[in-house]
RNA sequence: AGAGUUUGAUCCUGGCUCAGAACGAACGCUGGCGGCAGGCCUAACACAUGCAAGUCGUAAAGCGGCGGACGGGGGAGUAAUGCAUGGGAAUCUGCCUGGUAGUGGGGGACAACAGUUGGAAACGACUGCUAAUACCGCAUACGCCCUACGGGGGAAAGAGAGGUACCUUCGGGCCUCACGCUACCAGAUGAGCCCAUGUCAGAUUAGCUAGUUGGUGGGGUAAUGGCCUACCAAGGCGACCAUCUGUAGCUGGUCUGAGAGGAUGAUCAGCCACACUGGGACUGAGACACGGCCCAGACUCCUACGGGAGGCAGCAGUGGGGAAUAUUGCACAAUGGGCGCAAGCCUGAUGCAGCCAUGCCGCGUGUGUGAAGAAGGCCUUCGGGUUGUAAAGCGCUUUAAGCAGUGAGGAAAGGUUGAUGGUUAAUAGCCGAAGCUCCGGCUAACUCCGUGCCAGCAGCCGCGGUAAUACGGAGGGAGCUAGCGUUGUUCGGAAUUACUGGGCGUAAAGCGCGCGUAGGCGGCUUAACAAGUUGAGGGUGAAAGCCCGGGGCUCAACCCCGGAACUGCCUCCAAAACUGUUAAGCUAGAAUCCUGGAGAGGUGAGUAGAAUUCCUAGUGUAGAGGUGAAAUUCGUAGAUAUUAGGAAGAAUACCAGUGGCGAAGGCGGCUCACUGGACAGGUAUUGACGCUGAGGUGCGAAAGCGUGGGGAGCAAACAGGAUUAGAUACCCUGGUAGUCCACGCCGUAAACGAUGGGUGCUAGAUGUUGGGUAGCUUGCUAUUCAGUGUCGAAGCUAACGCGUUAAGCACCCCGCCUGGGGAGUACGGUCGCAAGAUUAAAACUCAAAGGAAUUGACGGGGGCCCGCACAAGCGGUGGAGCAUGUGGUUUAAUUCGAAGCAACGCGCAGAACCUUACCAGCCCUUGACAUACCAAUCGCGGUUAGUGGAGACACUUUCCUUCAGUUCGGCUGGAUUGGAUACAGGUGCUGCAUGGCUGUCGUCAGCUCGUGUCGUGAGAUGUUGGGUUAAGUCCCGCAACGAGCGCAACCCUCGCCUUUAGUUGCCAUCAUUUAGUUGGGCACUCUAGAGGAACUGCCGGUGAUAAGCCGGAGGAAGGUGGGGAUGACGUCAAGUCCUCAUGGCCCUUAUGGGCUGGGCUACACACGUGCUACAAUGGCAGUGACAAUGGGUCGCAACCUCGCGAGGGGAAGCUAAUCUCAAAAAGCUGUCUCAGUUCGGAUUGUUCUCUGCAACUCGAGAGCAUGAAGUUGGAAUCGCUAGUAAUCGUAGAUCAGCACGCUACGGUGAAUACGUUCCCGGGCCUUGUACACACCGCCCGUCACACCAUGGGAGUUGGUUUUACCCGAAGAUGGUGCGCUAACCGCAAGGACGCAGCCGACCACGGUAAGGUCAGCGACUGGGGUGAAGUCGUAACAAGGUAACCC
Repeated sequence: AGAGUUUGAUCCUGGCUCAGAACGAACGCUGGCGGCAGGCCUAACACAUGCAAGUCGUAAAGCGGCGGACGGGGGAGUAAUGCAUGGGAAUCUGCCUGGUAGUGGGGGACAACAGUUGGAAACGACUGCUAAUACCGCAUACGCCCUACGGGGGAAAGAGAGGUACCUUCGGGCCUCACGCUACCAGAUGAGCCCAUGUCAGAUUAGCUAGUUGGUGGGGUAAUGGCCUACCAAGGCGACCAUCUGUAGCUGGUCUGAGAGGAUGAUCAGCCACACUGGGACUGAGACACGGCCCAGACUCCUACGGGAGGCAGCAGUGGGGAAUAUUGCACAAUGGGCGCAAGCCUGAUGCAGCCAUGCCGCGUGUGUGAAGAAGGCCUUCGGGUUGUAAAGCGCUUUAAGCAGUGAGGAAAGGUUGAUGGUUAAUAGCCGAAGCUCCGGCUAACUCCGUGCCAGCAGCCGCGGUAAUACGGAGGGAGCUAGCGUUGUUCGGAAUUACUGGGCGUAAAGCGCGCGUAGGCGGCUUAACAAGUUGAGGGUGAAAGCCCGGGGCUCAACCCCGGAACUGCCUCCAAAACUGUUAAGCUAGAAUCCUGGAGAGGUGAGUAGAAUUCCUAGUGUAGAGGUGAAAUUCGUAGAUAUUAGGAAGAAUACCAGUGGCGAAGGCGGCUCACUGGACAGGUAUUGACGCUGAGGUGCGAAAGCGUGGGGAGCAAACAGGAUUAGAUACCCUGGUAGUCCACGCCGUAAACGAUGGGUGCUAGAUGUUGGGUAGCUUGCUAUUCAGUGUCGAAGCUAACGCGUUAAGCACCCCGCCUGGGGAGUACGGUCGCAAGAUUAAAACUCAAAGGAAUUGACGGGGGCCCGCACAAGCGGUGGAGCAUGUGGUUUAAUUCGAAGCAACGCGCAGAACCUUACCAGCCCUUGACAUACCAAUCGCGGUUAGUGGAGACACUUUCCUUCAGUUCGGCUGGAUUGGAUACAGGUGCUGCAUGGCUGUCGUCAGCUCGUGUCGUGAGAUGUUGGGUUAAGUCCCGCAACGAGCGCAACCCUCGCCUUUAGUUGCCAUCAUUUAGUUGGGCACUCUAGAGGAACUGCCGGUGAUAAGCCGGAGGAAGGUGGGGAUGACGUCAAGUCCUCAUGGCCCUUAUGGGCUGGGCUACACACGUGCUACAAUGGCAGUGACAAUGGGUCGCAACCUCGCGAGGGGAAGCUAAUCUCAAAAAGCUGUCUCAGUUCGGAUUGUUCUCUGCAACUCGAGAGCAUGAAGUUGGAAUCGCUAGUAAUCGUAGAUCAGCACGCUACGGUGAAUACGUUCCCGGGCCUUGUACACACCGCCCGUCACACCAUGGGAGUUGGUUUUACCCGAAGAUGGUGCGCUAACCGCAAGGACGCAGCCGACCACGGUAAGGUCAGCGACUGGGGUGAAGUCGUAACAAGGUAACCC
């Protein structure tokens, strides 16, 4: 410090996720030791038992003193009576310290105790006795308090030790000492009070407040004060957030972070509040009191039922709750606390121990050597690799643990005192001590097996559908280590709330626009002040912690010491630049004044013409209207059309313009009236008067609402007609609200420049509107203000783009944003007559949603161009019969594959057996075939005959033959048989694991690269553009220049010529023959070698002087001359594992091998491809002319002969330019005469032929007989542009036989092409896109089903709170106190004081009534979200097929 994830790829925006650190943690697996820490975060739930506060006399109890207000606990409440920081004045303070002055003399009681007595108990009642440092007067008063300044008031307590000159009632007095007591002054400590500042969230909480705010008198308190009370006044608080609601103890600190911040407030420390819940006071220096009291309530316990007792949020412990948190331990030895003079007692404070890997820190589980690189495991290309010096083995060491003995410090000036504890340190011997997670990327670490979208994994992206580095196991590896992972939480990364440090044209985001309040900000000069600001000082900022430097435990964690820091607050001194305040001025901002022109600026009144519709009248006749086409509609009752007149309402053609005006919405005939603003020029005046603007207020299109008018046209709703599968739409005919006016509401729009307002600064060019100035040539030039456009520099921007009218550079103010959906929705509030507007969430859900640009693809987008693509033609298919292939069906099997074009006369250039892979049956098991080993043989092989069997196979038999080399060794090779094992074998699966081959787009003209340049980048450029071509063919231009694969050419063939060569070919000339038959010749044809020839080369035109195009000449051929071969980068997971090869999987007496028979040939049906026809351009008969390519010895066969024929029997020739297949057929002549025929030939019967081991299933052919459908074929669809289509025959491959198929060959030989609008396919450019699996794309809504959260909901349950009223315990207080009353007064009577009782006001709990608010449940109901697949349509994305979208 970053990374992953939106896309085909890119840049950006933006969320989600990860890597880090931390924890009072929990859970899973595992677990050796020690040190130091920590340990109920949940039920402030309930508590058994024990202990936690006593002590002071000799002593249990009692009186009395001091202490139980400390220490300990948990955090319920509390958003301020709290806390933090810093100040302040009107206070108190036991014990402690210092000081001053005292401590004299009296009195009366009450406990204990004794007696009587009540009660179960707790606990009392009565009578009587008694002491004190308990209680009360009196005296005294330095200081103290009150005061009217004259005066007045108020205290105490003794007890102990030692001594004894003196005194004595023998108790003592007296003296000394330490401890007490009283009053006062100070201190210290502690506490109370006041002020300022800071201190969570919500405005869907905006107003709150009657003791409320202040004053006066009084009361009360230690003390100020509405703290309380009476009276008076009407104040006080609040947008700088009052009040209300929710949540929360606050802080030092802790965690994190670079910091600023954010989160947090366990342990330790300071403060606060609390002690079963609520209220109350008493005592006291201090409490409204955790282990005190009283009352009320809930709960628990005891009870004799009458009454009583209790409060673990002290330490242990129990139940409960919970994912979860320890022992009913030891000791007062240390440190503290209480009491005591002290000894001492008490102390669950504390010190220690126990439990727990809860955390941090440290240590160990050995170390060295050891290659046969052991065994085993795993992998393997079978060679090996790896585990791995790892182990074993050998040597060494002893930390830590365990055992045994010895025995520091914590304990102090000396002695004594140790719970912890037999601790630490030193010595001797022994090997018992490693796991956890991960290994697809992020993220370090890879293989095998199993599984087969299953089981499972997953933090995000995502893995798993038969070759999973992602699941599970194993081997290996990586990381951490007594721990390791997971979960949860916090900060970080996240600049993802942005103070440091973000944004708002299109990604989320500028209020629709003005005016203006508070607030914020604000021109120039001078002076003063010193609030902000800056500097120096002082006080404070507790300790601990963090940081730095030292030190102590062997180190570290931990602890100790010192320093720094604590960024803060207060105070004081100084400065005066800036901000501020005050004062005085200025004119550049702003405003006023004068003059002038521009304008659809606004409001009101009036008025004009054109058009539309309607009405009246005329002319006139059958249609009009409307549409893609129609119909509804109007019209013979006279429409439409046309002429004239009239009426009504609305809107203002031309001018008219990225022209004008206005803040925006918006504003358009003309005239008048009233009126707002801006602009230019001028000079004078005021003197900062300014800018922005939360709330507020006004204006605000259309639609809509209310009342009243108006209503021509248009036109939601509605009706009808069409369209359509449907058509609640688009189109048409009608048509009501509305549109118009007046008044009043509404307050929203894609109210847009998707761009808030203001000011200043920063190149220009060019239009245009309104003014001004200067010049002259008077319609131009230059210039200057104010507007409004286009293009552009710098700069900015993710890019697009913006660019003096900024989205540039800066400042000021306001508004707004923080992932998508849910949702601008619900609830609540406000506004509204309503519609609705405004403000505005959450649960839940997803890992994206989005912006700009790029490359493709696509478009019922555009432009250009091509192709038998259409059109123009010719002939077909689709109808019939048959052939053939496919589907389907059937079957034991009908083997398998091919599936739009690009499967279907395809693999198959030929299934009777074989082929053959399929089925049934019968056989074989190292096998039909290969290699290796052992043994035997050289009778291996050929051949004859036979038996069994369906055959494979098994058995027998006749005859022939008797392997090669040799070192002469059964030595080598070869062959056969037998045996055993490795293995063979598989047309079994996967073409979606593959190679190779092939199809297709497409013989379409494209596809790329290097360097350079442009762009942040994907990419672009080149390859686009202007021409041209069959062509990315060529030319020109150009930030490109070149190059490659394609195109073309080179290759083959046909067409012309030359030359060479003439046999088997040819014959012009010369002979010759029946015959090129022979001589001869090679001229010609032909054959087959080599050459030539065509290049837009020539001419004219055109084009740009180019490339080229058009025409012409010549030429056998003319513009690639015809045809072929040749198939770029790639696409289709196209086809093929059944040609071959091959990974993996599967079978191995079978999924292998052999054989016989069957099947692949089935047949209600459907489709493709063909053949033959339907006839006269023909059938039949006759005639007998003219080809070319090919084939032939397991062959072709002339010729002769037999047969009606297929064919048979003989047989010459030919290994082929020699012989042969071989006859070419269409043609020509005659006949038939339009019919199911002399067309057509299916089907069937019968007799034959040929091939073959064999034609039954299941071959081809021939003869005779039979003579079906079919009379030119619906929708639709195919081929073809010239020697082509059409038509005619011929040959070949395969092959024993079988051809309508396929592949070749020649004969005859057309028609048409205006043209590119349309259909299909393709190429280039451009445009749009929400597509990228790429339109066979994407995607919306209802409905149905399942699940989830949520709104409404008659009501119901509970919490909290307000108001009014009732009740009114305890309590202190006020009144009363004819009951009672020791101390004082009084001789006494009595008085004073006091108590009970009673009354009043206050008040907790409780009750009644009416509200507010929050939460739970709720029949039913609303929408929302998610879901593999469903239903209906097709709204959006392309002009998405009616452009889309907003109100």